[in-house]
This is a predicted structure of a 374-nucleotide RNA (Bacterial RNase P class A) from a Deltaproteobacteria bacterium. NCBI's taxonomy places the organism under Bacteria, Pseudomonadati, Myxococcota, Myxococcia. It matches the Rfam family "Bacterial RNase P class A". Its family is annotated with tRNA processing, dimeric ribonuclease P complex and ribonuclease P activity in the Gene Ontology. The sequence is in RNAcentral, with records from ENA. The coordinates come from a structure-prediction model, not an experiment, and the mean pLDDT is 75. Of the family's consensus pairs, 97% are formed in the model.
Parts: sequence; C1' cells; structure tokens
RNA sequence: GGAGAGGGUCGGACGGUCGAUCGGGCGUUUUCGUCCGGUAGGAAAGUCCGGACUCCGCAGGGCAGGGCGGCCGCUAACGGCGGCCUCGAGUGAUCGGGGGAAAGUGCCACAGAAAACGAGACGGCCUGGCCGGGCGUGAGUCCGGUCCGGUCAGGGUGAAAUGGUGAGGUAAGAGCUCACCGGCCGCGCGUGAGAGCCGCGGCGCUUGGCAAACCCCGCCCGGAGCAAGGCCAAGCUGGGGGAUGGGCUGCCCGUCCGAGGCCCCCGGGUACGGCCGCAACGAGCACGUGGGCAACCGCGUGCCCAGAGGAAUGACCGUCGCCCGGCGAGACUACCGCCGGGGACAGAAUCCGGCUUACAGACCCUCUCCGCUC
Repeated sequence: GGAGAGGGUCGGACGGUCGAUCGGGCGUUUUCGUCCGGUAGGAAAGUCCGGACUCCGCAGGGCAGGGCGGCCGCUAACGGCGGCCUCGAGUGAUCGGGGGAAAGUGCCACAGAAAACGAGACGGCCUGGCCGGGCGUGAGUCCGGUCCGGUCAGGGUGAAAUGGUGAGGUAAGAGCUCACCGGCCGCGCGUGAGAGCCGCGGCGCUUGGCAAACCCCGCCCGGAGCAAGGCCAAGCUGGGGGAUGGGCUGCCCGUCCGAGGCCCCCGGGUACGGCCGCAACGAGCACGUGGGCAACCGCGUGCCCAGAGGAAUGACCGUCGCCCGGCGAGACUACCGCCGGGGACAGAAUCCGGCUUACAGACCCUCUCCGCUC
C1' cells in the first nucleotide's frame, strides 16, 4: 500500500422568531394569561419470543395442543447471551450447522440401467459358444457381428449411485486380500465438571438423504390481556323468557359455588363521561471499584430521565461544521477563497429484557492474508 474478518461510537452544533404539550409557581378556582423547567430512537418499527403487572372462585392429575433441542453457565425469564465441544467452509482472521434416519410409516422431481432394494449392466472391459471376413501349408491369430455369462475399477446421468488412497490379486474386476485413513462395536478404575478427548482390542464394513414430513426421546408451557382491571358520577330496569346447572376460557377426572344475586337470550339505559392503572424510585441510568476467561453479579457515590388519549415533542431564518460538484490561486495533492447542491431509516401509546428488519454518511478499536521498503 492492497484485499479482507470481527466489534463499537455517532447519526449535526449554537443563536433568534413563531408555536405544541406536560409539570410546577403566580395572577383568579376552571377557562385564560405569565414565568421557570422537561419533551423520541438506535432502531421508538415488525409485534416474532420472554417477563413484570391485572383479572379469571391459586390453576392438582391425565389426554389433546404448542414450543425448545451438543455441554456447562448467565438471567426475573427466554427461542436471548457467554464460554467450551464437535462437524463443515475458508491460506487465514473468522463464519455456518448441532437429539434420534440401526423403532415404524412416508417422500426422493428431472435425468439415469438403477434412488434404497439380501441393489443395479446403458456404453465399456473380460472368458466362452456361433456366424462372417482377412492372414497363415498348418496348429492358430486378428477384425466385425450376435448369444450366454462374469464384472462397478474407469465412463456417462444426477443434489445424492452402496467408504477413500495405494499395492497385491484376477480372464477382467471387486474389502477379494493387505497397509494407512474413515466407520461400527466393546473395554479402560486414562483424562475432563460435562459435551467430549485419548489409548487399546475386535469387526471387512451390513443399514444413502429428508425429522422446517408424520413420528420417537427429553424438557418447558393454565387462560385472557392495559379495550387487562379498579373507583366515581349520571341514568333505565328492580322487566320478560330460557337452560338445570354454572365457574376454573380445548376435553375428561377432580374441585368450588348453587336454585338466584350466577349463566344464556331478548328488551331498556348511559356514553365517543371523569379519575386511577400511567410515567419520578425502576430487573433504572452514569461513574468508580471488587469477583468471574466471559455473559453477568456484588459494593460505593451521584442523578431523576417524554408522556398524550385523534394523539405534543415542530416550522422558518442566520452563523459554524460535514459531504459532493464546479471555478480561482497554486509545481501535483493537500491547504485557502468563491458559487451551487445534499444530509438517511424512521416517530413513543402499560412498562421492561431480547431477536429480527430498515438506515445518507462520518469516525474508532482489534485481528488476518498478500505485496513493497528499511
């Protein structure tokens, strides 16, 4: 200098004018006015997971249903995160996958001879029979065709073809035999907390892929959701009918309540009613410090940080800064001056922890490979 890998930070600043909304003070209690202070994000998004919170007459067992899946840890919890193991990809930094296909069922397009069957012969190779032809006095030998058989080493098809490489062997071949690698099974008082790793022995080796197909194994999950739910005010009816059961929100058992005050239907009333939940004390934020490889946890100090209910958090102007283009000056670039343009994705709605997706541009850290120079 070039090409990459992983991670992080920011995503304009200041001032003026005019506003919006919330809180507090004052005037005057509301309206209103005035002063002071606060006012979007890294994703507020998708609503995909997990929780807090609330209610369902505490939710026990079974079935059904849903989810997760190497091991160990972190956490309120998780499908999240960290470390490790293993397989695969990459020269590497690093990245991707992860229960079971030897319980059973099912599927494997096109192509191909054959797609899972104690496999399979399309072309090729090889032994033999027959026919034809050439050469040879002859035994024979060569070529072509055909038939029976052997053969998966090589070719061809395919996403995938029944372990790989090499040697021996053979008519030609083949785990047919052998060596190494791989695979399966067993053992070790080997090692590790565990997934696993290591070592030894046996078996030529038989069982392809798909479980985001059904399924099997292990673990987890009660349901509904802030329109949850509670309080207040106003008003109609203290109405009529139905079931005999109703609640625990798929079903059964079980359990609780029970003849109306419950449940269902009809009818009537109120209403885009008010307050709380709800916004300032929290799984909170910042800094420091200790433990841990890390995720994370403990301690100390400091801070208080948006909040509506048709939904505020904005608009315009100026200065500066950033990026791009042009011109001037200049020995190129840089710097400087002038002019013009650009500035993304997107906006809270009960609140948190994650994941995923979108994003103009700017900056930083660590690491890898290649080239050059000293």